[in-house]
RNA sequence: AGGAGUUUGGUGCAGUGGUCAAGCAUCUCUGUCUCCAAAACAGAAGACACAGGUUCGAAUCCUGUAACUCCUG
Numbered sequence: 001a002g003g004a005g006u007u008u009g010g011u012g013c014a015g016u017g018g019u020c021a022a023g024c025a026u027c028u029c030u031g032u033c034u035c036c037a038a039a040a041c042a043g044a045a046g047a048c049a050c051a052g053g054u055u056c057g058a059a060u061c062c063u064g065u066a067a068c069u070c071c072u073g
Base pairs, nucleotide, nucleotide: 001072002071003070004069005068006067007066010026011025012024013023018056028044029043030042031041032040049065050064051063052062053061
């Protein structure tokens, strides 16, 4: 330099155009329980990499940018 892929809560993932509202596990915090703690149960907070475009409607499709991974030279 060229090509391919990935990017969704703190972490690991699902969701591939539609009204049930972006969900699951884990972490964190609160409460119940307990003499205390752990465990268990209940609850809370927290995310679509960024910018544009297409569409009635975009996490999802298209373009560009950024970061990371791999391949070729």

Transfer RNA from a Chitinophagales bacterium, 73 nucleotides, folded computationally. The RNAcentral record of the sequence draws on ENA and MGnify. NCBI's taxonomy places the organism under Bacteria, Pseudomonadati, Bacteroidota, Chitinophagia, Chitinophagales. Rfam family: tRNA.